A computed fold for a 76-nucleotide RNA from a Phycisphaerae bacterium, annotated as transfer RNA. Lineage of the source: Bacteria > Pseudomonadati > Planctomycetota > Phycisphaerae. The sequence was found in a public genome assembly. It matches the Rfam family "tRNA". It is annotated as a transfer RNA.

[in-house]
Parts: sequence; structure tokens; C1' cells
RNA sequence: UGGGCUGUAGUUCAAUUGGCAGAACGUCUGACUCUGGAUCAGAAGGUUGUAGGUUCGAGUCCUACCAGCCCAGCCA
Repeated sequence: UGGGCUGUAGUUCAAUUGGCAGAACGUCUGACUCUGGAUCAGAAGGUUGUAGGUUCGAGUCCUACCAGCCCAGCCA
């Protein structure tokens, strides 16, 4: 320098290939318990990496950029 993959809740990951953004764990509250853990019930938590574009509608499609990983190349 070029190419490829990844980026979604605090963490690990889904989202049926354009049509209401979810699960588990964790956190908080309550129940249970002498207390805690476990268990049960409920709740909070999101600029879907950033900025644009297409579309009635974008996590999903297009462009540029950013970060991480991988491959190749150049110079020394």
C1' cells in the first nucleotide's frame, strides 16, 4: 500500500436475507430464607462503529471513513 472478515444492551451472541431490535448471563427491585446463596416473579439497560445515500420503510442494500483481526506486497 492492496484485499478479506468483524463491529448490535455491561458481556457473549441472535434478528427467518428490507417490514414492531431480541435471548442468555450480569445488574437492580420484590418474594422465599434467621442472613446469604440457590430458586421464583418483575424491571431497567440500545445514536445497531461514524457520516452520508437509496427506499414508503435499513441492523440488513450502496459510498466514504474509524477500530480490531487475517492474508499478500513494497522499503529498510